[in-house]
RNA sequence: GAGAGGUUGAUCCUGGCUCAGAACGAACGCUGGCGGCAUGCCUAACACAUGCAAGUCGAACGGUGAAGCAGUUGCUUGCAACUGUGGAUUAGUGGCGCACGGGUGAGUAAUGGAUAGGUUACCUGCCCCAUAGUCUGGGAUAACAGUUGGAAACGACUGCUAAUACCGGAUACUCCCUACGGGGGAGGAGCUUCACGCUAUUGGAUGAGCCUAAGUCGGAUUAGCUUGUUGGUGAGGUAAAAGCUCACCAAGGCGACGAUCCGUAGCUGGUCUGAGAGGACGAUCAGCCACACUGGGACUGAGACACGGCCCAGACUCCUACGGGAGGCAGCAGUGGGGAAUAUUGGACAAUGGGGGCAACCCUGAUCCAGCAAUGCCGCGUGUGUGAAGAAGGCCUGCGGGUUGUAAAGCACUUUCAGUAGAGAAGAAAAGCCCAUGGUUAAUACCCGUGGGUCUUGACGUAACCUACAGAAGAAGCUCCGGCUAACUCCGUGCCAGCAGCCGCGGUAAUACGGAGGGUGCAAGCGUUAAUCGGAAUUACUGGGCGUAAAGCGCGCGUAGGCGGUUUGGUCAGUCGGAUGUGAAAGCCCUGGGCUCAACCUGGGAACUGCAUUCGAUACUGCCUGACUAGAGUGUGGUAGAGGGAAGUGGAAUUCCGGGUGUAGCGGUGAAAUGCGUAGAUAUCCGGAGGAACACCAGUGGCGAAGGCGGCUGACUGGAUCAUAUCUGACGCUGAUGUGCGAAAGCGUAGGGAGCGAACAGGAUUAGAUACCCUGGUAGUCCACGCCGUAAACGAUGAGAACUAGAUGUUGGGGGGCAAUCUCCCUUUAGUGUCGAAGCUAACGCGUUAAGUUCUCCGCCUGGGGAGUACGGCCGCAAGGUUAAAACUCAAAUGAAUUGACGGGGGCCCGCACAAGCGGUGGAGCAUGUGGUUUAAUUCGAUGCAACGCGAAAAACCUUACCUACUCUUGACAUCCUCGGAACUUGUCAGAAAUGACUUGGUGCCGUCGGGAGCACAGUGACAGGUGCUGCAUGGCUGUCGUCAGCUCGUGUCGUGAGAUGUUGGGUUAAGUCCCGUAACGAGCGCAACCCUUAUCCUUAGUUGCUAGCAGGUAAUGCUGAGAACUCUAGGGAGACUGCCGGUGAUAAACCGGAGGAAGGUGGGGACGACGUCAAGUCAUUAUGGCCCUUAUGGGUAGGGCUACACACGUGCUACAAUGGUCGGUAUAGAGGGCUGCAAACUCGCGAGAGUAAGCUAAUCUCAGAAAGCCGAUCUUAGUCCGGAUUGGAGUCUGCAACUCGACUCCAUGAAGUUGGAAUCGCUAGUAAUCGCGGAUCAGAAUGCCGCGGUGAAUACGUUCCCGGGCCUUGUACACACCGCCCGUCACACCAUGGGAGUGGGUUGCAAAAGAAGUGGGUAGACUAACCUUCGGGAGGUCGCUCACCACUUUGUGAUUCAUGACUGGGGUGAAGUCGGAACAAGGUAACA
Repeated sequence: GAGAGGUUGAUCCUGGCUCAGAACGAACGCUGGCGGCAUGCCUAACACAUGCAAGUCGAACGGUGAAGCAGUUGCUUGCAACUGUGGAUUAGUGGCGCACGGGUGAGUAAUGGAUAGGUUACCUGCCCCAUAGUCUGGGAUAACAGUUGGAAACGACUGCUAAUACCGGAUACUCCCUACGGGGGAGGAGCUUCACGCUAUUGGAUGAGCCUAAGUCGGAUUAGCUUGUUGGUGAGGUAAAAGCUCACCAAGGCGACGAUCCGUAGCUGGUCUGAGAGGACGAUCAGCCACACUGGGACUGAGACACGGCCCAGACUCCUACGGGAGGCAGCAGUGGGGAAUAUUGGACAAUGGGGGCAACCCUGAUCCAGCAAUGCCGCGUGUGUGAAGAAGGCCUGCGGGUUGUAAAGCACUUUCAGUAGAGAAGAAAAGCCCAUGGUUAAUACCCGUGGGUCUUGACGUAACCUACAGAAGAAGCUCCGGCUAACUCCGUGCCAGCAGCCGCGGUAAUACGGAGGGUGCAAGCGUUAAUCGGAAUUACUGGGCGUAAAGCGCGCGUAGGCGGUUUGGUCAGUCGGAUGUGAAAGCCCUGGGCUCAACCUGGGAACUGCAUUCGAUACUGCCUGACUAGAGUGUGGUAGAGGGAAGUGGAAUUCCGGGUGUAGCGGUGAAAUGCGUAGAUAUCCGGAGGAACACCAGUGGCGAAGGCGGCUGACUGGAUCAUAUCUGACGCUGAUGUGCGAAAGCGUAGGGAGCGAACAGGAUUAGAUACCCUGGUAGUCCACGCCGUAAACGAUGAGAACUAGAUGUUGGGGGGCAAUCUCCCUUUAGUGUCGAAGCUAACGCGUUAAGUUCUCCGCCUGGGGAGUACGGCCGCAAGGUUAAAACUCAAAUGAAUUGACGGGGGCCCGCACAAGCGGUGGAGCAUGUGGUUUAAUUCGAUGCAACGCGAAAAACCUUACCUACUCUUGACAUCCUCGGAACUUGUCAGAAAUGACUUGGUGCCGUCGGGAGCACAGUGACAGGUGCUGCAUGGCUGUCGUCAGCUCGUGUCGUGAGAUGUUGGGUUAAGUCCCGUAACGAGCGCAACCCUUAUCCUUAGUUGCUAGCAGGUAAUGCUGAGAACUCUAGGGAGACUGCCGGUGAUAAACCGGAGGAAGGUGGGGACGACGUCAAGUCAUUAUGGCCCUUAUGGGUAGGGCUACACACGUGCUACAAUGGUCGGUAUAGAGGGCUGCAAACUCGCGAGAGUAAGCUAAUCUCAGAAAGCCGAUCUUAGUCCGGAUUGGAGUCUGCAACUCGACUCCAUGAAGUUGGAAUCGCUAGUAAUCGCGGAUCAGAAUGCCGCGGUGAAUACGUUCCCGGGCCUUGUACACACCGCCCGUCACACCAUGGGAGUGGGUUGCAAAAGAAGUGGGUAGACUAACCUUCGGGAGGUCGCUCACCACUUUGUGAUUCAUGACUGGGGUGAAGUCGGAACAAGGUAACA
């Protein structure tokens, strides 16, 4: 020392991405009151107009000699001239300064910086201390004057002159150098012992120079570099050591502890961050360095190779008379340019400091201040108290209210800051002048010190601070509100517009977009962006890993290096401790002080973890030394073995060849075909040839470092192991670079070639089949030699050592016991397996053969993809190997385990699932529904199973929602208000009607007489209304899996967790039904049962039902009396529970069989539908959120449509006939309906029906004749006496109304159809099939639907297969869950990148050319003041010439890097593209290397 989001259906890891923090020389957006303190070109070391930034000294010098003063003259005050004084001074000579201060960071990876040292190898102007001295001569020259050149800059010649300018000499000792000869010095003013200066010298101080040590960025896809290079001798050179330079000699020097090369970079104190260790940075301040337009060079000087100096070259700019000249803001301001971006052409020398001067003083863009900028840090303010009618307004609302909100207003106060006015410290110390005094001195002079006085000195500044005045007066914004992350609602929008740091929002109810209200956070700021550290233990020293997540080299040997057994003595390098020096200041930290506080400033301390020196300690490590034997090796004696290379040899089998026998096929497959065979195959026998591999033994057995090694034999040879304890005495372990071995495939050369067999050919399969299958078959496989050097080279586990429970196999060796034959047991050692404790692990798992606990050494990893790829290097004959990136792109990719789902995985089980049967559909006609089409409309919905005779239990009008036309607008309907009126009703006209116009009758009820109730009309507005949209906003209801047996919970236990257990297992069941077992024990929803119905019996009750017996009566009938037995009705009970018996089973559950029973193993049927799935269906039953319409998407009316019709499909009816049709006769139901109704009987009609009319509100009457069946007759296999469609005619009924568009009847007509392709449906018993009856709806209108009974079968071996389902298990890359996931080519668009004929730049090596300025050397040419001279000249110097070095520049040839390039290669991304279907399940040929 804090974490969070996000990979998944969920989980735990691994791992990357992202966020919250701090910080900034910042920029941008919105906003902006004040002050203090800081900071302000990070880019173009790009170019610069203008001004300023370094001058000063007259007490060094010559000259000119101002103002003022004094005098004189001309002379009127006044002016002018002259003389003197005075002291000023442009330019010049000279001195000092200009090498400081100021700027910038281009270069520089070490000639730098930092730390510690060295310099006996050095210099130092001004300053300080000290000593000695400051004598005497000389020749010039600028200024100036004259002449003259030039546009200018600037000169040229002649002449004059001074010095603290220059030159000579003397002096002097100390001094320095020395080659031992010698060489090196000195002023001004009138004077002075004083002051300044100067000369020489010693020392100091300060500041430079040089040297050394270890440390100081990245790249090895930079591995070798170096010839003045390394050293020596000598010389030169410098202030000084040195190859610093030169000559000669030697051949060294540096480098894996990273030389050289390339890239990048000023270094440090420090700054930011961080718990720290670290990481990043090097603005402001401070130290050092480097640079000054670019490159080179020296001069002067104490100091420079010199920012505001010089010379040369180059580029650029300016002036020009074209001949030639001038310039250098990386000083302060400022301009242009670049850029996202960085200020005033300000004031002052008042302070601090610097230069010059004796000083006054001058100069100072150093500096101090001011200006601009919210750029940062700090401080203050924008009011305070009170104030509920909780105002108005806004927003929301469930309409009640809530919120904004004590907020405002109002009332009472205050006045910081800003404003106005006044007053007003400190920053100032001095210097100068005067006086006094001390020192010095001969001196009262000068000078110095002290004290007093005097005179002044402020840019800032209209400043700070203080006082007064007036008034809440002048002063709040920005971001955010889905999670992370504090803060929520409405409206708009509708995958659009947009947002976004990550995850992700937006497709009509968005807390995620935009606006509003409200809220959160911060606040004169707030956000965004860029870059830094943190979080990130995500490079892990502190502090990570490598079996499966990324990661152990394929394996040995071995060099350097690292590490190393026991012990004696020594040493003190490492290590530890003390002291000293240093570690600049500032900064950080602590503690005081000063600005009202703070920021800020300031005093002191601590710290600076470092380095050096020195003194100690001696355990450990190192080093030296002596010894030891436990490590390692060695000797001796055994043992096992597919260890290795070479040689020889053997049999079985395949194939081929020859011969024999033999005949038509063989072979091959899922099935076939290609192929072989009558020229004799296959088969079989004999003989021969040749190559390759070695059955059985054979074994999670053996050997080897790994790869790998297998018939047998002998010779050669490596290693291991056991026993013994002879010898050596740490000889050891690991191992970068290196080196060797290294499966298969492949390559080269030469052989060999039986079988197998890439490529290839053919045959199949297939939509295709460049495959899987088949028939052939070449390289290859084999041998020799040489390459290659890789594999899922795997135990996915580096080597060595030590320690840490066991159990049980097996191989080799030793010891012991029993035995003395086999064998067995115990123990030890070396291997090799299985299980397992502790421990470890994300889990899986590992577990003395560790993945446990430790030590040593090596290798390797750091998100996925791009990519083990490109480029470069090395290796290779090639193939290729090895080393090995980046751009770009994604927010994941991965591991293990969990629950599901799925599998052309496995096991078990069930279901009319198949099978076994019966009957259908699909073909025909018709009915009905749907699609499609049509239409003004053919209203809408339902669409695999689970839509389609469904909503609709019934469309002629109505219904009705659709279309056309007409028509109404508070409305057909509800509530409220107002006016007048009873309500209501008759009739006429127009119209299709709605409706409109007119008209008749009528004045009602209650009442406290005010009025009220109810009804209808009119008016007004709130509102009504909507079958308009959204079933993907919803409630409710329903379908479906499925009446399948499942779905869960509590507690406990196991697991880090998701989860598991229970619920799995053995049996059993229709059943998670029950039993047993069991870390589970229980429980809930489901199953079952309880409910209804049906089958038997009992009991109770008998009307409308019944009628056995009794009685009466009829043509006949429970018709009547009567009865309560029976049937029946409808209430209550009984009964069935595996209860009993036997067997099987585990002594269970249960099953099988049996008895009894009306019924037997849930007796039959029904109702009843778990958790959930399908965004399943329904906004058109109803309800309902939101949206939409409001003289219409609402209301009314008429007519039309929903009934259309080339066609397709579903569901049905009727048939195709003889088990039948037709005719006649005849028997037997159940369950229902009925007053707007059912309707008997009778009459009429062929009939539908009509007329009339009993009965019945129903066990009473009625619908109502059941039909198939049975008896008899006929038809005789045909488009028929089958079938009935269609059509014509005539009717009946319902109804305002049958045209579109009803049902039925009669007569006539008599279509298709002769049992139905592929396919497909229902049904397991009172079922299928077949037969009729009733009901709902309904005026009328069923082949549909819902019920009812009659007749009444066949079959089920069985679970292989199809479909669906349940349980367990397995694999998984699926989880939207296989209708999943997902790969590659191609096509299109975009992006970055490799190659590329080349092209253009940069840097650089080598070899040459070239040679400005300059320095050094030489000098035969020219010139020459000081000194010497014998006067001729010489010494010395200058110029010129020349040599050496060398910048720019040029040429040739390389290297490297950047940019670009027709074309081209792969890669990445993209919405729905194309083709296939490679992977994930046994992925349909297991996958992979």

The RNA shown here (small-subunit ribosomal RNA) has 1489 nucleotides and comes from an uncultured prokaryote. Its Rfam family is "Bacterial small subunit ribosomal RNA". The RNAcentral record of the sequence draws on ENA.